Annotation: A computed fold for a 71-nucleotide RNA from a Bifidobacteriaceae bacterium, annotated as transfer RNA. NCBI's taxonomy places the organism under Bacteria, Bacillati, Actinomycetes, Bifidobacteriales, Bifidobacteriaceae. It matches the Rfam family "tRNA". Rfam links the family to the GO term triplet codon-amino acid adaptor activity.
Parts: sequence; structure tokens; C1' cells
RNA sequence: GCGGGCGUAGCUCAAUGGUAGAGCCCCAGCCUUCCAAGCUGGCGGUGCGGGUUCGAUUCCCGUCGCCCGCU
Repeated sequence: GCGGGCGUAGCUCAAUGGUAGAGCCCCAGCCUUCCAAGCUGGCGGUGCGGGUUCGAUUCCCGUCGCCCGCU
């Protein structure tokens, strides 16, 4: 220098054009004499910048970071 893959919640992962979810963690409540466990609820996120579209996590371009391969 070239090609490919990945980037979503504090962590691990879903969602392949139509209101972004789950588990664990955290917070509150219930339960319990107290704690743990259990039950209910809550907080919080699409790497960044553009484009296409009525509508973008998704499609396109650029860019940044990580990983793999080639030279």
C1' cells in the first nucleotide's frame, strides 16, 4: 500500500429498511426479624461525518479504532 471482518446499554450479545431488545450488572419497591435468593418496575446505547429513502443499526461513500490475510 491492497483486500476482508468487526464497532449497538457498564459487560456479553440480538435486531438485514418500519417505535432498538435480552441476559448479567446498577437503582427503587415487594417478600424476609436481617441478609441472600426470588418477584415487579426503572435508568441507560447504534464509533464519527455525509448520502439514498416517506422512513437507516440495516443500503452507499468517506473517516477513525481493533483483528485477519496479501504485498